RNA sequence: CAGCCGGACCGGACGGUCGCUCCUGACGCGUCAAGCAGAGGGGGAGGAAAGUCCGAACUCCGCAUAGCAGUGUGCCGGAUAACGUCCGGGAGGGCGGAUUCAAGUCCGUUCGACGGAAAGUGCCACAGAAAAUAUACCGCCCGCAAGGGUAAGGGUGAAAAGGUGCGGUAAGAGCGCACCGCCGCGGCAGUAAUGUCGCGGGCAUGGCAAACCCCACACGGAGCAAGACCAAAUAGGGAGGAAGCGGAGGCCCACAAGCUUCCGCACGUGCCGGCUCGGUGCGUCAAACCUCCGGGUAGGUCGCUUGAGCCCCGCAGUAAUGUCGGGCCCAGAGGAAUGACCGUCCCGCCGCAAGGCGGACAGAAUUCGGCUUACAGGUCCGGCUGCUUA
Numbered sequence: 001c002a003g004c005c006g007g008a009c010c011g012g013a014c015g016g017u018c019g020c021u022c023c024u025g026a027c028g029c030g031u032c033a034a035g036c037a038g039a040g041g042g043g044g045a046g047g048a049a050a051g052u053c054c055g056a057a058c059u060c061c062g063c064a065u066a067g068c069a070g071u072g073u074g075c076c077g078g079a080u081a082a083c084g085u086c087c088g089g090g091a092g093g094g095c096g097g098a099u100u101c102a103a104g105u106c107c108g109u110u111c112g113a114c115g116g117a118a119a120g121u122g123c124c125a126c127a128g129a130a131a132a133u134a135u136a137c138c139g140c141c142c143g144c145a146a147g148g149g150u151a152a153g154g155g156u157g158a159a160a161a162g163g164u165g166c167g168g169u170a171a172g173a174g175c176g177c178a179c180c181g182c183c184g185c186g187g188c189a190g191u192a193a194u195g196u197c198g199c200g201g202g203c204a205u206g207g208c209a210a211a212c213c214c215c216a217c218a219c220g221g222a223g224c225a226a227g228a229c230c231a232a233a234u235a236g237g238g239a240g241g242a243a244g245c246g247g248a249g250g251c252c253c254a255c256a257a258g259c260u261u262c263c264g265c266a267c268g269u270g271c272c273g274g275c276u277c278g279g280u281g282c283g284u285c286a287a288a289c290c291u292c293c294g295g296g297u298a299g300g301u302c303g304c305u306u307g308a309g310c311c312c313c314g315c316a317g318u319a320a321u322g323u324c325g326g327g328c329c330c331a332g333a334g335g336a337a338u339g340a341c342c343g344u345c346c347c348g349c350c351g352c353a354a355g356g357c358g359g360a361c362a363g364a365a366u367u368c369g370g371c372u373u374a375c376a377g378g379u380c381c382g383g384c385u386g387c388u389u390a
Base pairs, nucleotide, nucleotide: 001386002385003384004383005382006381007380008379009378010377012345013344014343015342016341017340018339020044021043022042023041024040028036029035046361050372051371053370054369055368056367057366058223059222060221061220070219071218072217073216074215075089076088077087078086079085090114092111093110094109095108096107097106098105099104115214116213120212121211122208123207124206137154138153139150140149141148142147162180163179164178165177166176167175181203182201183200184199185198186197187196188195189194227302228301229300230299237293238292239291240290241289244265245264246263247262248261249260250259251258266284267283268282269281270280271279272278273277309328310327311326312325314323315322316321346359347358348357349356350355
């Protein structure tokens, strides 16, 4: 210097003109009240605003207990309001390097649903003798043969019954021994996962739980169109208010009751005449009318943005993170604003030049913490590799 990988950050800048939305609001208009109008000033998308996959705040229904079913989580410790997130550690797998006769061990890096496979059930294609109470195709050994022994070697497979080495044997084999692995017990270290040491056991236990299942723990539901308040017109619901008695007739087989007609008087009310009076119309037990109450709808207001907030510095901690002090206020719309144009500059490409073209992914909707996904270009840091120079 180039390439790759990992991490952190930015993701066009400045100016002008015309607009949109929210807040504030001078002067003014108003019965100086409610309010109207509005100069000027201030704020106005993101690192993911996205997917809506987890976890919360908040709100309502309401108390979700027990049993059964279901769903989720699953090594250990810590962080956090919480989490399936994050940080640190442990054990394991992959890759690279070193080392060992070899198995193995050590170092670096990287990956992740990492409880249980000696509780039970189930599955393990093809190939292969055999895929799990072992078995024998080739081979090896004994034997004339029949037959027997063997599981080293070959072969199959994703996976083959502990591994490596030495001994041993007819050939072999944990058959014996050493080391490694495994199982059991104990000591020590560690908060723990776990590690390490010693003793015992030749090994009895193949893999799959993102198959059923078992164990432990957690889990009520709906979501800001949550929900709360104010509240028309029309229709409907409820309560109350206002003035009636008598007689006769009809309907009915008849009585009573009911319905209805007429008359008399009384009362309420409208109209006419100047009138306390007269005339006239209507009504008199709840239909209309009047008053009041309550519910919902339209519409409006709140929820709504001061919050697990942002910035700087210091401190504690390996870190995630927590915290002292100081400073800041940073969109709140509601069919839904955040835009358009011009100029100068920046970056990339094309062009001899003048100049031209392009600048990603994508856009709030109650609010936070995560995860995942998309993203032109650029900056910084770290690691590895290659080249050049000293």